Description
This is a predicted complex of two RNAs, RNase P RNA and transfer RNA, with 447 nucleotides together.

[in-house]
RNA sequence: CCGGUCAACCAAGACAAUCGCUGCUGUGCUUGCACAGGGGAGGAAAGUCCGGGCUCCACAGGGCAAAGUGCCAGUUAAUGGCUGGGGGGCGUAAGCCUACGGCAAGUGCCACAGAAAAUAUACCGCCUCGAUCUGUAACAGGAUGAGACUCUCGCAAGAGAGGGGGUAAGGGUGAAAUGGUGCGGUAAAAGCGCACCGCGCUCCUGGUAACAGGAGUGGCAGGGUAAACCCCACUUGGAGCAAGGCUAAAUAGGGGUACAUUCGGUGCUGCCCGCACUGUACCCGGGUAAGCUGCUUGAGGUGUUGAGCGAUCAACAUCCUAGACGAAUGAUUGUCCACGACAAAACCCGGCUUAUCGGUUGACCGACUUU
RNA sequence: GCCGGAAUAGCUCAGUCGGUAGAGCAGCUCAUUCGUAAUGAGAAGGUCGUAGGUUCGAUUCCUAUUUCCGGCACCA
Repeated sequence: CCGGUCAACCAAGACAAUCGCUGCUGUGCUUGCACAGGGGAGGAAAGUCCGGGCUCCACAGGGCAAAGUGCCAGUUAAUGGCUGGGGGGCGUAAGCCUACGGCAAGUGCCACAGAAAAUAUACCGCCUCGAUCUGUAACAGGAUGAGACUCUCGCAAGAGAGGGGGUAAGGGUGAAAUGGUGCGGUAAAAGCGCACCGCGCUCCUGGUAACAGGAGUGGCAGGGUAAACCCCACUUGGAGCAAGGCUAAAUAGGGGUACAUUCGGUGCUGCCCGCACUGUACCCGGGUAAGCUGCUUGAGGUGUUGAGCGAUCAACAUCCUAGACGAAUGAUUGUCCACGACAAAACCCGGCUUAUCGGUUGACCGACUUU
Repeated sequence: GCCGGAAUAGCUCAGUCGGUAGAGCAGCUCAUUCGUAAUGAGAAGGUCGUAGGUUCGAUUCCUAUUUCCGGCACCA
């Protein structure tokens, strides 16, 4: 210098002037206005995908169902997040990705092609039926064996066709074919035998564990699919600030439907039990659309020290940093630059995911050049 | 703000345990008719909203995303 990886931070407009918007504090009075001071969107405020706080429903109970999570250990208020580790994959490397329990618990599915898609089986092919004993006059029959056939042609050796048997080497089909390679073996073959690799089981060693290494043993337990049903382990009560509490105002304090009077209904937004309460739910019609609270000091931020590989935790010091309800943070002019991306709170936090013009810093890897 | 649902042919909709997606209407061509309508016959028309993943294979299963739709105040 070029290419790349990871992490952190800033984030676009900045400055000046004028005019506004919305909370807070203070002062003044005409009590809702004026003046002064000071505050006023984000890394995602978003999607609402997870988890928690908070509030109400019985302080939340038992069983079934349903949903979710899924290597191991830790962390946290909690999680499907995060951290560390293991296995697998990608990359020369820094590093990155990983829904990663179980199909040897059961069931289902695997189109077309193919012999066969899962209790295996045999299309082409390969080998074999002239290798034997017994028995009979000769056949028949019996035994052994993988195999002891029939027909045609030929003088014969033999050849051909059919049939029976053995085999799963090879060919062919498919996304996938019943462990792989080699040697031996055989009529031809085959874990049939052996060596190495893979796999299962048992034991030992290391590790908290996932797992790794080693030794022995078994000829292989039978393909794939669990983001198919399911099994195993763990987790989950429901609703959500339009939750909930207080005050005020107003009216036709009505009508209908369903279930019923304790074997009903509601809380209980899956079902049953149990508990509590005693009418409840829906529709039609009617009234009010006003104020206060919840509301922002919180698992908060920043700094230092300590523990830990790390996520994180502990101690001390210090800071207060939006709180609206038609919903504020804007508009105009001038100068400058990098010519301005994605986008803007609505009860509050911790994460994830998605969108995003760019800028700055640090650590590391590879290649090249020079010393 | 909170909570639910949907997307398949031009339009309205089907499509179940994953195996190359259909119906009705509309439009096109032909027949019938003097001509039109109706009727009959035929063919065409689909990235199954988009992008990834699981699988041999995805409209279907999973994840993310885009667009659209619906419901939720209090009193009596």
Rfam match: Bacterial RNase P class A. Its mean pLDDT, the model's own confidence on a scale to 100, is 78.